[in-house]
The prediction has a mean pLDDT of 88.
The part of an RNA shown here (small-subunit ribosomal RNA, central domain) has 346 nucleotides and comes from an uncultured bacterium.
Context: one part of a larger RNA
RNA sequence: UUGGGCGUAAAGGGUACGUAGGCUGUUUACCAAGUCAGAUGUUAAAGCGUGAGGCUUAACCUCAUAAAGCGUUUGAAACUGGUAGACUUGAGUAGUGGAGAGGAAAGUGGAAUUCCUAGUGUAGCGGUGAAAUGCGUAGAUAUUAGGAGGAAUACCAGUAGCGAAGGCGACUUUCUGGACACAAACUGACGCUGAGGUACGAAAGCGUGGGGAGCAAACAGGAUUAGAUACCCUGGUAGUCCACGCCGUAAACGAUGAAUGCUAGGUGUCGGGGGUCAAAACCUCGGUGCCGAAGUUAACACAUUAAGCAUUCCGCCUGGGGAGUACGGUGGCAACACUGAAACUC
Repeated sequence: UUGGGCGUAAAGGGUACGUAGGCUGUUUACCAAGUCAGAUGUUAAAGCGUGAGGCUUAACCUCAUAAAGCGUUUGAAACUGGUAGACUUGAGUAGUGGAGAGGAAAGUGGAAUUCCUAGUGUAGCGGUGAAAUGCGUAGAUAUUAGGAGGAAUACCAGUAGCGAAGGCGACUUUCUGGACACAAACUGACGCUGAGGUACGAAAGCGUGGGGAGCAAACAGGAUUAGAUACCCUGGUAGUCCACGCCGUAAACGAUGAAUGCUAGGUGUCGGGGGUCAAAACCUCGGUGCCGAAGUUAACACAUUAAGCAUUCCGCCUGGGGAGUACGGUGGCAACACUGAAACUC
RNA backbone atom coordinates (compact mmCIF):
# COMPACT_ATOMS: atom_id res chain seq x y z
C1' U A 1 0.00 0.00 0.00
C1' U A 2 -4.41 -3.36 0.39
C1' G A 3 -7.74 -4.35 4.16
C1' G A 4 -9.81 -3.02 8.87
C1' G A 5 -10.79 0.76 12.21
C1' C A 6 -11.12 5.70 15.72
C1' G A 7 -17.40 6.64 22.99
C1' U A 8 -14.41 3.15 26.99
C1' A A 9 -9.24 -1.52 23.66
C1' A A 10 -4.18 2.29 19.40
C1' A A 11 -6.85 6.26 16.96
C1' G A 12 -11.53 12.83 16.04
C1' G A 13 -7.31 17.93 14.91
C1' G A 14 -9.05 22.61 21.18
C1' U A 15 -12.59 25.56 17.97
C1' A A 16 -14.01 28.28 13.79
C1' C A 17 -13.37 30.93 9.01
C1' G A 18 -11.51 29.90 4.52
C1' U A 19 -7.47 28.97 -0.32
C1' A A 20 -6.20 24.90 -3.56
C1' G A 21 -8.37 20.27 -4.21
C1' G A 22 -12.39 16.53 -3.77
C1' C A 23 -17.76 16.03 -3.97
C1' U A 24 -22.38 18.40 -5.64
C1' G A 25 -30.31 19.54 -6.57
C1' U A 26 -34.55 19.20 -10.70
C1' U A 27 -35.03 19.79 -16.08
C1' U A 28 -34.34 20.74 -21.88
C1' A A 29 -31.15 20.93 -26.14
C1' C A 30 -26.38 20.32 -28.21
C1' C A 31 -20.96 18.48 -28.02
C1' A A 32 -18.55 13.77 -27.51
C1' A A 33 -13.27 14.42 -23.33
C1' G A 34 -14.37 10.06 -19.95
C1' U A 35 -17.66 5.64 -21.12
C1' C A 36 -19.66 1.74 -24.59
C1' A A 37 -19.79 -0.90 -29.57
C1' G A 38 -17.64 -2.11 -34.54
C1' A A 39 -13.51 -2.03 -38.15
C1' U A 40 -8.31 -1.72 -38.84
C1' G A 41 -2.83 -1.33 -37.71
C1' U A 42 0.68 -2.67 -34.09
C1' U A 43 1.99 -5.67 -29.98
C1' A A 44 9.42 -10.44 -32.76
C1' A A 45 9.62 -15.58 -31.39
C1' A A 46 8.93 -18.46 -27.10
C1' G A 47 5.75 -18.29 -22.74
C1' C A 48 0.59 -17.48 -20.30
C1' G A 49 -5.21 -18.58 -21.55
C1' U A 50 -8.61 -21.67 -24.77
C1' G A 51 -9.37 -25.72 -28.40
C1' A A 52 -7.21 -29.74 -31.06
C1' G A 53 -3.15 -33.23 -32.23
C1' G A 54 1.84 -36.40 -31.45
C1' C A 55 5.22 -39.51 -28.23
C1' U A 56 1.53 -46.28 -24.33
C1' U A 57 0.22 -41.56 -20.14
C1' A A 58 2.28 -37.28 -17.99
C1' A A 59 6.02 -33.87 -18.06
C1' C A 60 7.46 -32.50 -23.02
C1' C A 61 6.49 -31.25 -28.18
C1' U A 62 3.35 -29.45 -32.56
C1' C A 63 -0.82 -26.66 -34.73
C1' A A 64 -4.74 -23.16 -34.50
C1' U A 65 -6.75 -19.21 -31.90
C1' A A 66 -8.28 -15.81 -28.13
C1' A A 67 -7.53 -11.88 -24.47
C1' A A 68 -5.59 -7.27 -22.55
C1' G A 69 -2.56 -2.60 -23.98
C1' C A 70 -1.52 1.46 -27.52
C1' G A 71 -2.59 4.15 -32.35
C1' U A 72 -6.12 5.34 -36.41
C1' U A 73 -11.17 5.38 -37.87
C1' U A 74 -16.79 4.79 -37.92
C1' G A 75 -20.85 5.09 -34.68
C1' A A 76 -24.12 5.36 -29.67
C1' A A 77 -25.62 9.29 -26.08
C1' A A 78 -28.10 6.43 -20.55
C1' C A 79 -24.33 8.07 -16.85
C1' U A 80 -19.79 11.53 -15.57
C1' G A 81 -17.91 15.97 -17.99
C1' G A 82 -18.51 20.58 -21.19
C1' U A 83 -21.64 24.65 -23.56
C1' A A 84 -26.38 27.28 -23.82
C1' G A 85 -31.23 27.82 -21.49
C1' A A 86 -35.18 26.97 -17.74
C1' C A 87 -36.86 25.70 -12.45
C1' U A 88 -37.31 26.07 -6.87
C1' U A 89 -37.24 22.11 -2.88
C1' G A 90 -30.75 23.17 -1.14
C1' A A 91 -28.40 28.04 0.02
C1' G A 92 -29.03 33.19 0.63
C1' U A 93 -31.46 38.42 0.71
C1' A A 94 -35.43 41.72 2.18
C1' G A 95 -39.98 41.88 5.80
C1' U A 96 -42.62 41.04 10.70
C1' G A 97 -41.99 39.17 15.75
C1' G A 98 -40.51 37.57 20.42
C1' A A 99 -36.27 34.93 23.65
C1' G A 100 -31.27 34.96 25.67
C1' A A 101 -25.28 35.01 32.07
C1' G A 102 -23.51 36.03 23.41
C1' G A 103 -19.41 40.12 22.94
C1' A A 104 -17.07 45.33 23.99
C1' A A 105 -16.98 50.00 26.71
C1' A A 106 -18.64 53.48 30.43
C1' G A 107 -21.31 54.32 34.88
C1' U A 108 -24.02 52.92 39.47
C1' G A 109 -25.71 49.81 43.82
C1' G A 110 -26.20 46.71 48.18
C1' A A 111 -24.39 42.57 51.47
C1' A A 112 -19.81 40.66 53.43
C1' U A 113 -14.34 40.39 54.74
C1' U A 114 -10.06 43.50 56.13
C1' C A 115 -7.98 48.11 57.80
C1' C A 116 -8.30 53.25 60.12
C1' U A 117 -10.73 56.93 63.64
C1' A A 118 -14.02 57.70 67.82
C1' G A 119 -17.53 55.81 71.80
C1' U A 120 -19.16 51.79 75.40
C1' G A 121 -16.67 47.96 77.99
C1' U A 122 -12.98 44.34 80.65
C1' A A 123 -9.82 39.99 80.51
C1' G A 124 -9.47 37.32 77.70
C1' C A 125 -9.69 36.28 72.22
C1' G A 126 -8.46 32.93 68.47
C1' G A 127 -7.65 28.03 66.96
C1' U A 128 -7.99 22.37 67.33
C1' G A 129 -9.27 15.69 67.63
C1' A A 130 -6.58 17.91 71.71
C1' A A 131 -3.13 21.83 71.80
C1' A A 132 0.46 25.35 70.82
C1' U A 133 2.59 29.21 67.82
C1' G A 134 -0.35 34.05 67.23
C1' C A 135 -3.36 38.60 69.09
C1' G A 136 -4.57 41.27 73.94
C1' U A 137 -4.10 45.77 80.22
C1' A A 138 0.38 50.34 75.24
C1' G A 139 -7.14 48.01 76.37
C1' A A 140 -7.84 43.11 72.25
C1' U A 141 -12.29 39.88 71.20
C1' A A 142 -17.52 41.78 71.50
C1' U A 143 -20.67 46.05 70.30
C1' U A 144 -22.13 51.23 68.20
C1' A A 145 -21.10 55.31 64.73
C1' G A 146 -18.16 57.30 60.79
C1' G A 147 -14.47 56.56 56.97
C1' A A 148 -10.93 53.96 53.30
C1' G A 149 -9.97 50.27 49.73
C1' G A 150 -10.06 45.95 46.68
C1' A A 151 -12.40 41.74 44.87
C1' A A 152 -16.78 38.92 44.07
C1' U A 153 -21.94 39.60 42.63
C1' A A 154 -26.30 35.70 47.93
C1' C A 155 -31.64 34.85 46.89
C1' C A 156 -33.76 34.55 41.64
C1' A A 157 -30.99 29.55 39.71
C1' G A 158 -33.51 25.47 36.75
C1' U A 159 -30.08 17.70 33.40
C1' A A 160 -32.95 26.53 32.37
C1' G A 161 -30.57 30.06 28.55
C1' C A 162 -26.57 32.03 25.10
C1' G A 163 -21.94 31.19 22.41
C1' A A 164 -17.81 27.92 17.08
C1' A A 165 -15.00 26.30 21.04
C1' G A 166 -12.51 28.37 25.29
C1' G A 167 -16.43 30.31 28.04
C1' C A 168 -20.56 33.77 29.89
C1' G A 169 -24.30 35.28 36.09
C1' A A 170 -25.85 42.38 40.46
C1' C A 171 -28.18 46.83 37.89
C1' U A 172 -28.31 50.86 33.99
C1' U A 173 -26.84 53.09 29.32
C1' U A 174 -24.30 53.04 24.49
C1' C A 175 -22.19 50.12 20.47
C1' U A 176 -22.44 45.15 18.39
C1' G A 177 -22.53 39.45 16.58
C1' G A 178 -25.51 35.11 16.00
C1' A A 179 -29.65 31.81 16.29
C1' C A 180 -35.17 30.92 16.11
C1' A A 181 -40.38 31.45 14.44
C1' C A 182 -43.99 33.36 10.85
C1' A A 183 -44.98 34.65 6.01
C1' A A 184 -43.51 33.58 1.42
C1' A A 185 -41.76 39.14 -1.90
C1' C A 186 -36.70 38.59 -4.31
C1' U A 187 -31.89 35.87 -6.24
C1' G A 188 -31.71 31.17 -8.79
C1' A A 189 -27.41 25.88 -7.04
C1' C A 190 -24.86 31.05 -5.45
C1' G A 191 -23.89 24.49 -1.97
C1' C A 192 -20.84 20.76 1.43
C1' U A 193 -16.02 19.67 3.11
C1' G A 194 -11.43 21.72 3.58
C1' A A 195 -4.32 19.89 2.88
C1' G A 196 -1.58 24.42 3.62
C1' G A 197 -3.12 29.36 5.80
C1' U A 198 -5.52 32.88 9.16
C1' A A 199 -8.24 34.14 13.61
C1' C A 200 -9.97 32.87 18.46
C1' G A 201 -8.39 29.87 22.44
C1' A A 202 -9.39 27.95 30.46
C1' A A 203 -5.76 27.93 34.13
C1' A A 204 -0.76 28.53 35.11
C1' G A 205 3.50 31.22 33.36
C1' C A 206 6.41 35.60 31.06
C1' G A 207 7.34 41.34 29.86
C1' U A 208 6.15 46.77 31.07
C1' G A 209 3.20 49.91 34.18
C1' G A 210 -0.64 50.15 37.89
C1' G A 211 -3.45 47.88 41.99
C1' G A 212 -3.52 44.78 46.32
C1' A A 213 -9.33 43.66 50.58
C1' G A 214 -9.78 38.44 50.91
C1' C A 215 -7.43 33.99 49.42
C1' A A 216 -2.75 31.94 48.83
C1' A A 217 2.30 28.28 45.67
C1' A A 218 7.23 29.47 47.90
C1' C A 219 8.79 30.55 52.85
C1' A A 220 8.64 30.93 58.57
C1' G A 221 6.71 29.17 63.06
C1' G A 222 3.30 25.73 66.07
C1' A A 223 1.41 20.78 66.26
C1' U A 224 1.14 15.44 64.67
C1' U A 225 4.73 11.54 63.94
C1' A A 226 9.71 6.73 64.68
C1' G A 227 10.57 10.65 61.00
C1' A A 228 6.68 14.55 58.60
C1' U A 229 10.76 18.67 53.62
C1' A A 230 2.89 16.58 54.19
C1' C A 231 -2.25 16.30 55.78
C1' C A 232 -4.20 20.24 60.78
C1' C A 233 -3.17 25.41 62.95
C1' U A 234 -0.96 30.75 63.13
C1' G A 235 1.33 33.97 59.76
C1' G A 236 2.80 35.08 54.74
C1' U A 237 5.43 36.74 49.32
C1' A A 238 4.73 35.96 44.14
C1' G A 239 0.11 35.30 42.02
C1' U A 240 -5.05 36.01 41.88
C1' C A 241 -7.42 42.05 39.84
C1' C A 242 -6.64 46.20 35.68
C1' A A 243 -4.24 48.05 30.86
C1' C A 244 -1.19 46.67 26.80
C1' G A 245 1.93 42.75 24.68
C1' C A 246 3.47 37.44 24.59
C1' C A 247 2.61 32.11 25.53
C1' G A 248 -0.86 28.38 22.58
C1' U A 249 -1.32 24.25 26.09
C1' A A 250 -5.62 21.04 29.38
C1' A A 251 -9.44 14.73 31.42
C1' A A 252 -9.50 22.00 25.61
C1' C A 253 -14.48 15.58 27.29
C1' G A 254 -20.15 14.02 24.81
C1' A A 255 -12.93 10.97 26.00
C1' U A 256 -18.09 10.67 20.16
C1' G A 257 -14.91 15.67 13.25
C1' A A 258 -18.25 18.50 9.77
C1' A A 259 -22.52 18.25 6.33
C1' U A 260 -26.97 15.93 4.08
C1' G A 261 -30.97 12.28 3.63
C1' C A 262 -33.69 8.08 5.69
C1' U A 263 -35.35 4.68 10.03
C1' A A 264 -41.43 2.96 16.07
C1' G A 265 -42.86 5.57 19.97
C1' G A 266 -43.52 7.73 25.13
C1' U A 267 -42.60 11.61 28.69
C1' G A 268 -40.46 16.45 30.89
C1' U A 269 -38.64 21.34 29.82
C1' C A 270 -37.04 26.26 27.01
C1' G A 271 -38.24 29.82 22.62
C1' G A 272 -41.80 30.68 18.57
C1' G A 273 -46.40 29.73 15.43
C1' G A 274 -51.40 27.62 14.79
C1' G A 275 -55.60 26.53 17.86
C1' U A 276 -59.23 29.39 21.89
C1' C A 277 -63.34 35.42 23.34
C1' A A 278 -59.39 34.12 26.92
C1' A A 279 -57.32 29.51 28.61
C1' A A 280 -56.64 24.13 28.42
C1' A A 281 -56.31 20.02 25.17
C1' C A 282 -54.26 19.17 20.52
C1' C A 283 -51.02 20.13 15.99
C1' U A 284 -46.30 22.10 14.32
C1' C A 285 -40.91 24.31 13.88
C1' G A 286 -36.22 24.94 16.55
C1' G A 287 -33.29 23.68 21.09
C1' U A 288 -32.35 20.80 25.69
C1' G A 289 -33.06 16.10 29.10
C1' C A 290 -34.90 11.14 30.41
C1' C A 291 -37.05 6.17 28.97
C1' G A 292 -37.35 2.94 25.12
C1' A A 293 -38.62 -0.21 19.11
C1' A A 294 -35.98 -1.92 14.97
C1' G A 295 -30.98 -1.93 14.21
C1' U A 296 -25.92 -1.65 16.09
C1' U A 297 -22.19 -3.20 19.89
C1' A A 298 -16.91 -7.56 22.59
C1' A A 299 -19.78 -5.95 26.42
C1' C A 300 -21.14 -1.58 28.83
C1' A A 301 -24.36 0.83 26.31
C1' C A 302 -26.16 4.01 21.78
C1' A A 303 -30.91 4.49 19.90
C1' U A 304 -34.53 11.05 15.04
C1' U A 305 -29.28 15.29 19.77
C1' A A 306 -27.23 7.42 16.92
C1' A A 307 -22.49 4.57 18.52
C1' G A 308 -28.65 2.54 13.28
C1' C A 309 -28.92 2.66 7.45
C1' A A 310 -26.24 5.41 3.44
C1' U A 311 -23.32 9.40 0.68
C1' U A 312 -19.30 13.38 0.49
C1' C A 313 -14.89 15.67 2.43
C1' C A 314 -11.06 16.27 6.25
C1' G A 315 -8.03 14.49 10.56
C1' C A 316 -6.00 10.24 12.90
C1' C A 317 -4.51 4.65 14.31
C1' U A 318 -1.45 -0.04 13.08
C1' G A 319 1.83 -4.52 19.79
C1' G A 320 4.15 -2.77 24.93
C1' G A 321 8.53 -0.17 26.56
C1' G A 322 12.46 2.99 24.70
C1' A A 323 9.43 8.17 23.87
C1' G A 324 6.18 12.48 22.95
C1' U A 325 12.58 11.16 24.24
C1' A A 326 17.16 12.19 20.79
C1' C A 327 18.67 14.80 16.46
C1' G A 328 17.41 18.50 12.88
C1' G A 329 13.96 22.36 11.67
C1' U A 330 10.16 26.24 12.83
C1' G A 331 7.97 29.50 16.60
C1' G A 332 8.90 31.91 21.61
C1' C A 333 11.97 37.04 25.91
C1' A A 334 12.04 32.59 28.55
C1' A A 335 9.36 28.55 30.34
C1' C A 336 8.47 25.70 26.57
C1' A A 337 5.31 24.49 22.09
C1' C A 338 4.84 22.16 17.13
C1' U A 339 7.08 18.56 13.95
C1' G A 340 9.20 13.75 15.48
C1' A A 341 12.77 8.84 14.87
C1' A A 342 16.23 4.73 15.76
C1' A A 343 19.32 1.25 18.29
C1' C A 344 17.98 -1.96 22.06
C1' U A 345 14.38 -4.87 24.76
C1' C A 346 9.81 -7.93 26.01